[in-house]
RNA sequence: GUUUUAUAGAGAAGGGUGAAGAGAUCGGGCUCAAUGAAACCCUGGCAACCGGCUUUUAUUCUAAAAGUAUCGGUGCCAAUUCCCGCCAAGCCUAUUACAAUAGGUAAUUUUGGAAAUAUAAAAU
Numbered sequence: 001g002u003u004u005u006a007u008a009g010a011g012a013a014g015g016g017u018g019a020a021g022a023g024a025u026c027g028g029g030c031u032c033a034a035u036g037a038a039a040c041c042c043u044g045g046c047a048a049c050c051g052g053c054u055u056u057u058a059u060u061c062u063a064a065a066a067g068u069a070u071c072g073g074u075g076c077c078a079a080u081u082c083c084c085g086c087c088a089a090g091c092c093u094a095u096u097a098c099a100a101u102a103g104g105u106a107a108u109u110u111u112g113g114a115a116a117u118a119u120a121a122a123a124u
Stems, first nucleotide, its partner, number of pairs: 001124008013043005021032003026085004044077003049073003052068007081116001086113004090105006
């Protein structure tokens, strides 16, 4: 890098260096930023994906469920993955008796899904 599976409305900030941008990408909205962004480093914290540990159940190769955060591997610490974009439903408008057809819908105002992205675990 690729593939598969799971999760993504909860949670958790101070300091130093740094310098003008940042919020993944493209377009847009909105927000953060000289009261110092991004990035890097230190310390602290959050969480519970994997390992570890504990309990229970089934079973005796082990597996599942619940829990724990003293230990190890990651991850994360503005805003829902900041929001919209694609599809469907819903809604609105027009024609219309209904049905149906056509058009529209965004971002503090609906719902579901897809795609993309991020992280973990496994495989390659």
A computed fold for a 124-nucleotide RNA from an uncultured Saprospiraceae bacterium, annotated as SAM riboswitch aptamer (S box leader). The sequence was found by an Rfam model in a public genome assembly. It matches the Rfam family "SAM riboswitch aptamer (S box leader)". Gene Ontology term of the family: regulation of gene expression.